[in-house]
RNA sequence: GAGUUUGAUCAUGGCUCAGAUUGAACGCUGGCGGCAGGCUUAACACAUGCAAGUCGAACGGUAACAGAACUAGCUUGCUAGUUGCUGACGAGUGGCGGACGGGUGAGUAACGCGUAGGAAUCUACCGAGUAGUGGGGGACAACAGUUGGAAACGACUGCUAAUACCGCAUAAUCCCUGAGGGGGAAAGGAGGGGAUCUGUUUACAGACCUUUCGCUAUUUGAUGAGCCUGCGUGAGAUUAGCUAGUUGGUGAGGUAAUGGCUCACCAAGGCGACGAUCUCUAGCUGGUCUGAGAGGAUGAUCAGCCACAUUGGGACUGAGACACGGUCCAGACUCCUACGGGAGGCAGCAGUGGGGAAUAUUGCACAAUGGGGGAAACCCUGAUGCAGCCAUGCCGCGUGUGUGAUGAAGGCCCUAGGGUCGUAAAGCACUUUCGCCAGAGAUGAUAAUGACAGUAUCUGGUAAAGAAACCCCGGCUAACUCCGUGCCAGCAGCCGCGGUAAUACGGAGGGGGUUAGCGUUGUUCGGAAUUACUGGGCGUAAAGCGCACGUAGGCGGAUUAGUAAGUUAGAGGUGAAAUCCCAGGGCUCAACCCUGGAACUGCCUUUAAUACUGCUAGUCUUGAGUUCGAGAGAGGUAAGUGGAAUUCCGAGUGUAGAGGUGAAAUUCGUAGAUAUUCGGAGGAACACCAGUGGCGAAGGCGGCUUACUGGCUCGAUACUGACGCUGAGGUGCGAAAGUGUGGGGAGCAAACAGGAUUAGAUACCCUGGUAGUCCACGCCGUAAACGAUCAUCACUCGCUGUUGGCGAUAUACUGUCAGCGGCCAAGCGAAAGUAUUAAGUGAUGCACCUGGGGAGUACGCCGGCAACGGUGAAACUCAAAGGAAUUGACGGGGGCCCGCACAAGCGGUGGAGCAUGUGGCUUAAUUCGAUGAUACGCGAGGAACCUUACCAGGGCUUAAAUGUAGUUUGACCGGCUUAGAAAUAGGCUUUCUCUUCGGAGCAAAUUACAAGGUGCUGCAUGGUUGUCGUCAGCUCGUGCCGUGAGGUGUUAGGUUAAGUCCUGCAACGAGCGCAACCCCUAUUCUUAGUUGCCAGCGGUUCGGCCGGGGACUCUAAGAAGACUGCCAGCGCAAGCUGAGAGGAAGGUGGGGAUGACGUCAAAUCAUCACGGCCCUUACGUCCAGGGCUACACACGUGCUACAAUGGUGAGUACAGAUGGUUGCUGCUUGGUGACAAGUUUGCUAAUCUAUAAAACUCAUCUCAGUUCGGAUUGGAGUCUGAAACUCGACUCCAUGAAGUUGGAAUCGCUAGUAAUCGCGUAUCAGCCAUGAUGCGGUGAAUACGUUCCCGGGCCUUGUACACACCGCCCGUCAAGCCAUGGAAGUUGGGAGUGCCUAAAGUCGGAAACCAUAUAGGAUCCGCCUAGGGUAAAACCGAUAACUAGGGCUAAGUCGUAACAAGGUAACC
Repeated sequence: GAGUUUGAUCAUGGCUCAGAUUGAACGCUGGCGGCAGGCUUAACACAUGCAAGUCGAACGGUAACAGAACUAGCUUGCUAGUUGCUGACGAGUGGCGGACGGGUGAGUAACGCGUAGGAAUCUACCGAGUAGUGGGGGACAACAGUUGGAAACGACUGCUAAUACCGCAUAAUCCCUGAGGGGGAAAGGAGGGGAUCUGUUUACAGACCUUUCGCUAUUUGAUGAGCCUGCGUGAGAUUAGCUAGUUGGUGAGGUAAUGGCUCACCAAGGCGACGAUCUCUAGCUGGUCUGAGAGGAUGAUCAGCCACAUUGGGACUGAGACACGGUCCAGACUCCUACGGGAGGCAGCAGUGGGGAAUAUUGCACAAUGGGGGAAACCCUGAUGCAGCCAUGCCGCGUGUGUGAUGAAGGCCCUAGGGUCGUAAAGCACUUUCGCCAGAGAUGAUAAUGACAGUAUCUGGUAAAGAAACCCCGGCUAACUCCGUGCCAGCAGCCGCGGUAAUACGGAGGGGGUUAGCGUUGUUCGGAAUUACUGGGCGUAAAGCGCACGUAGGCGGAUUAGUAAGUUAGAGGUGAAAUCCCAGGGCUCAACCCUGGAACUGCCUUUAAUACUGCUAGUCUUGAGUUCGAGAGAGGUAAGUGGAAUUCCGAGUGUAGAGGUGAAAUUCGUAGAUAUUCGGAGGAACACCAGUGGCGAAGGCGGCUUACUGGCUCGAUACUGACGCUGAGGUGCGAAAGUGUGGGGAGCAAACAGGAUUAGAUACCCUGGUAGUCCACGCCGUAAACGAUCAUCACUCGCUGUUGGCGAUAUACUGUCAGCGGCCAAGCGAAAGUAUUAAGUGAUGCACCUGGGGAGUACGCCGGCAACGGUGAAACUCAAAGGAAUUGACGGGGGCCCGCACAAGCGGUGGAGCAUGUGGCUUAAUUCGAUGAUACGCGAGGAACCUUACCAGGGCUUAAAUGUAGUUUGACCGGCUUAGAAAUAGGCUUUCUCUUCGGAGCAAAUUACAAGGUGCUGCAUGGUUGUCGUCAGCUCGUGCCGUGAGGUGUUAGGUUAAGUCCUGCAACGAGCGCAACCCCUAUUCUUAGUUGCCAGCGGUUCGGCCGGGGACUCUAAGAAGACUGCCAGCGCAAGCUGAGAGGAAGGUGGGGAUGACGUCAAAUCAUCACGGCCCUUACGUCCAGGGCUACACACGUGCUACAAUGGUGAGUACAGAUGGUUGCUGCUUGGUGACAAGUUUGCUAAUCUAUAAAACUCAUCUCAGUUCGGAUUGGAGUCUGAAACUCGACUCCAUGAAGUUGGAAUCGCUAGUAAUCGCGUAUCAGCCAUGAUGCGGUGAAUACGUUCCCGGGCCUUGUACACACCGCCCGUCAAGCCAUGGAAGUUGGGAGUGCCUAAAGUCGGAAACCAUAUAGGAUCCGCCUAGGGUAAAACCGAUAACUAGGGCUAAGUCGUAACAAGGUAACC
């Protein structure tokens, strides 16, 4: 920096990612070289080899080897033997070294380490100096002999040398001292010389001289080591007290040396909240990784220090050890054994087993560097130098370069045109780094000596020849398409992908990244300002202790002087080297290495400075306090006292109810309640005053009076002189509830009982009622103990109210101090808000926070009588949890308003029969779709066949249709006929038209292309439609406000049918909607009169029939008219009111068309179109038959009725709209009728045609299952049609069912409306039409009004909802999984304490035995003690029957606690 909480926003806050890192591991892959690195686990066990020896110039010597000499067998020569004579040398004595080098990190929280200092020490070898090195002695190994034992290893006797050992002498500036004195060493070896001397048997050996290496004493240096101290160096307080050699002193012992290091005695100290003790963890550092830094993490390789060497203990030797490859003892383990006893220690280098995710060769060499020994040569050296293995890391190089477009083939994609892989390949030209083959061949070494190594390097040859992978491509994050799959398989770091169109799974093509590597996993830091020193917070997000007093601590007013601890500056010392950084240099570069510089931010010493802080001394008054005078107050404690009310008791009056509720009941009451009057008892609380009034630190405090008492405020004078602030621990106070003891008990009231409510009701409501509430004395110690706001001090615009003082002269006014409130500026704040009573600006001190859940839980401890409180985790789990604000939606929240929404009415549905649609059931099929409103007389405006999509059966495989192009033919159709249910198959018959003769047209066949699908997906879509809703809304531009989502405008006040209009306003305008424009209708006028009309005139067959006429009706074109225009009232205006005027019509005149942004993944893939998927002798297509019409049932929509406002019969009137040539029909005849026949009469329509019915008049019926009602059924017919069986309509005769006005519930309608009456049309051969859609006739009732139901609009409010209340969400129970607590017990561990026992060993003591007679040895005793045993208690784990709660888990059970007034406000 990014992703992730939300519909969106800001902030809080966690989780996650991008970076770097690594002693790594794993997966896939792997050409070369250089430089590094390589058991992080079992300080587990180890076979085998090697890792520390060396010196013959210390010594006695001679086992082996070589040489020489001699002897023997003997022939040169060979063999055997002898001689230490020589080179050398096994074993031994002796010296030096095995305390270094190498390994490991178990232990250790410590003077262990780091850093800076210190004094009471030692130091082999080495350097420098001084002095010396004289003279004696006795042993012991080896060796020889004897001997034990399996071995390891010894025992005894005897001999022997030394630089081994011991005296004597001498000695210091050495040591001790009582200052007189005393003590006090040594070793020789080697080379050379030959003058002199000695010895002896010659030769030779010595003395002697000289050179050199040694030796002794002592001084000093250097190096190394020991000791002491300041400071620094993990976690836990759920570890708070620890300590008897403990702390100090005196004396002694001991040590190289100080010291309780040890001991005796004396004193009673020492450590600890600045964290002792205890527990857990850990080697420390230079450094390394990360980071801007500060920090954080780490301590492999390299370097310094420490510790350890199978475990524990001990000492010896030595200059140095309590000793990795020494020793003694004990334990465990392994091995050998003759069973008696012995041996061993890879955390050295290799290597083995084991453990583990995991870490190498039983290599070469001492050539170099270094170490040990030696005079040296030299020997030893798994230190070291090299090589081997491993991509473990870092660095470098390569896998080719140039050219090459027919943009090849092939792959992939495609809109079918093309695009892309892609100059990539091929082809052509060129090069050879690396590799391979061959030749030459270093530096490292100075004369010699090279493991590496025939290596580095150079030269030649070879052929593009031998050399590329891994991960990713939804966002973060660079990189996209196709196919497969279908919440499957799978992916995933976080968010999240996958349920048929997946850029997220798997494959492919393409692309991106890195490259001999790439990815994954793990680690650490970073990002994380997410522990905040740099650099955070705490009113509401996590977080201010309930409040005060006060200890330690922290901080602290003015001024003077001194000091110089802090502070600042200079200088000196140190801060090892390596590392990091800079510069330069060396390997061809780099990594790597070398040289120099800088740095090492630290510590110490010293010299200065003195502003600030500190300290010391002095002074001051403003902080703080004291004094005097006033003042207010429910401040506290105790005692007394008052009235009202409730209840109870007594008495009176009085009578049937009272009480209680939404409604009731339980309850009280005829044994007299309730009500009412009087009297009495008792307890508790104090109306009005009373007030964002007062007091108090908080909790809290309220009748009145008295006593005692705390604090506060104001005014004024003087005094003290910083006496102050905060406050870890600590102490006190601390509502209610609870608790103990003793009282008290009126009312109220947990628990409990009863009555209701309810599905239930362990609740809400009601009737009762006990603790308790009250008092006294104790305890508890918590609250949403809240201003969710710690205390104190200072500063910072204003306005206003109020309480208590003061000033002014009384009011008014004005000012001031101390409180309590409201509003607001700057500022602050995530915002809302806060704002002199800060959440502003600063200072000081304290408390607290660090994601949600688990959990304020568990365990432990402390307190408490108990209840419980305080302190206070982890495992596990989630990617959020939470704050403020925004827009919506919702509310059994509020306000305003509207609608046939209710109300007021009229008529229905729901009951009956039938029609029709749907569900269900049935079926071979009952095709499909529509399903709350917004499906159900819906798609369908018309299923007998067809339709038809369904079913069973029979066929076809490209038919039908259409187009284009080509070819061929002249037919095809039709007629007859056979089989068949038909489709179909077969036979017979028939054979084009026109012509300008070129051809054209038509038809058929065939070929090619384009089939077809009412199969799936309406949740891939277009188009269309329903609904909210003809509701009044929905938005935009610019501006302004807000961090932002957003707001404003669109809200407000009026008004309207209306976001209609007006006024106001940080808004000003605009768009889609509203309205208007359009159509019909109501009035009038003008124009025009045929098929329409007929007033007047004429004719008439009496029919506008004819002549005529345009007046009227009408037709259909065009105009007019209505706009709150006028008047009155009200109003700023808009506008409203008025049976107002006028007018045919009055406030939208009535009706229609017209449906904003959007909602419902609403409906439709079966109208049509269309993506994808599926079928292709079938899911296509043809045919006939059946089905869609079934029928225990349920629902919707209708028709007809139940009758007298009626039925029946007879008679008489009045429409509009629409249709009509395959049609509507007149007339005549027949039939009871449906209808039929005849005639063609009229009409392609203002010409002809289709009877209007209710109504009205008369008659009859007289309240009945009827002269109501017509279902059902029987019979006979008519019509349409190939065809009425399944399955048509109609007619006639007969039959005459249910039904007497319809439960709960529910629908429509506000005027030419409802109701009622008929007429037409589409579809259509006919019709199941009672449907749909139009037309006219007759023609009402009612609306007080907006409380309620439903729906809607605007504003506001709450919200834990946003899939938006059909939302969200809680708890028990049931199931599975996971971790945890408790637990009778079982088991393990380490440490401590007491007692018993006690090895080795030092130290102390000692008469016995040995002995060289001593300062010896052996042995014995004692102290300490590893280890072992035992006892009791504590601590820490592991495990456990059973048990407790917790967490998690698409669709379990029961309820509905919370979110809205969540339906009883919620919460502590």

Predicted 3D model of a 1468-nucleotide RNA (small-subunit ribosomal RNA) from an uncultured marine bacterium. Its mean pLDDT, the model's own confidence on a scale to 100, is 83. Rfam family: Bacterial small subunit ribosomal RNA.